RNA sequence: GCAGGCCGGGUGACCGCGGGCCCCUCCGGGGGCUCGAGGAAAGUCCGGACACCGCAGGGCAGGACGCUGGGGCGACCCAGGCGGCGAAAGCCGACGGAAAGUGGAACAGAGAGCAGACCGCCUACGUCGCUCGCUCCGGCGAGCGGCCGGCAAGGGUGAAACGGUGGGGUAAGAGCCCACCAGCGGUCGCGGUGACGCGGCCGGCUCGCCAAACCCCGUCCGGUGCAAGGCGAAGCAGGCUCCGACGACGCGGCCCGCCGAGGAGCCGGGUGCGCCGCAGAGAUGGAUGGUCACCCUCGACAGAAUCCGGCUUACAGGCCUGCU
Numbered sequence: 001g002c003a004g005g006c007c008g009g010g011u012g013a014c015c016g017c018g019g020g021c022c023c024c025u026c027c028g029g030g031g032g033c034u035c036g037a038g039g040a041a042a043g044u045c046c047g048g049a050c051a052c053c054g055c056a057g058g059g060c061a062g063g064a065c066g067c068u069g070g071g072g073c074g075a076c077c078c079a080g081g082c083g084g085c086g087a088a089a090g091c092c093g094a095c096g097g098a099a100a101g102u103g104g105a106a107c108a109g110a111g112a113g114c115a116g117a118c119c120g121c122c123u124a125c126g127u128c129g130c131u132c133g134c135u136c137c138g139g140c141g142a143g144c145g146g147c148c149g150g151c152a153a154g155g156g157u158g159a160a161a162c163g164g165u166g167g168g169g170u171a172a173g174a175g176c177c178c179a180c181c182a183g184c185g186g187u188c189g190c191g192g193u194g195a196c197g198c199g200g201c202c203g204g205c206u207c208g209c210c211a212a213a214c215c216c217c218g219u220c221c222g223g224u225g226c227a228a229g230g231c232g233a234a235g236c237a238g239g240c241u242c243c244g245a246c247g248a249c250g251c252g253g254c255c256c257g258c259c260g261a262g263g264a265g266c267c268g269g270g271u272g273c274g275c276c277g278c279a280g281a282g283a284u285g286g287a288u289g290g291u292c293a294c295c296c297u298c299g300a301c302a303g304a305a306u307c308c309g310g311c312u313u314a315c316a317g318g319c320c321u322g323c324u
Stems, first nucleotide, its partner, number of pairs: 001323007009295007017036008038301001042312002045310005050225004057256004062221005067080005081095001082093004096216002101214002103210002118155002120151003126147009163181006182206001184203008229276004238267006250258001296299001
């Protein structure tokens, strides 16, 4: 330094709070014993149980996820592959598709996608001018300068500029050609369950990034959440409007399909209690705390509310094991 696991003040006394059991009671209560927050109880991100919505059907829309194998309900876990980082142990990765289509790349820069010429290089080809030379007087040749052009090697801009190095080639150049390397595609062989890896041959010399941009492909997902929902008790007063067997409502984004008789809104009236759901902490006026003494390494993040599992986030300090 890395990985995994664990702890996260201790002991004692006193006072206090909530649950359960037992005892006493003058029914107000009192006493005894025992239990009483976390690794994350948190965020409410994901899955499940449970409950209701109609039995949870088909499709669209929408959402989540996305390398391989295995486990699993799973978006999670384990192992592996590939890519990136690190000297290493190891860590990180929304890690399908960019030759289906659409789109994006600020600033700088000439040019940002089947691109481009600012500086620069060249004057072979075409053409004009000047000078010189030759001339059979028609022109021809050379040099210099310009135009029309050629090039993309070098400079420069950028996160990124249509392979790299060397040689040949050329007017100058360029995969234009060649060798090697890198990359892509095809094919064959070997290893592996597979992702994939290794190697041979061939090809054109060769277009990169973004899909946590739209999109495409594949897999999965009905909705609402314990204020779900159920039982009991008490109480009350109805009125108006609208929709509806030409199908309302159910269905909460929509359609199909299904079902089949009431439904929706507004005003007014009543109640606003108990129990279950509900737990080896556990309520609904909601407990889990405080003081003192001693000791130590001087104590972090933080507190249940239907339950369980996972993920993520916060966390002073300490201990153990393994590895570099």

This is a predicted structure of a 324-nucleotide RNA (Bacterial RNase P class A) from a soil metagenome.
Its Rfam family is "Bacterial RNase P class A". About the family: Ribonuclease P (RNase P) is a ubiquitous endoribonuclease, found in archaea, bacteria and eukarya as well as chloroplasts and mitochondria. Rfam links the family to the GO terms ribonuclease P activity, dimeric ribonuclease P complex and tRNA processing.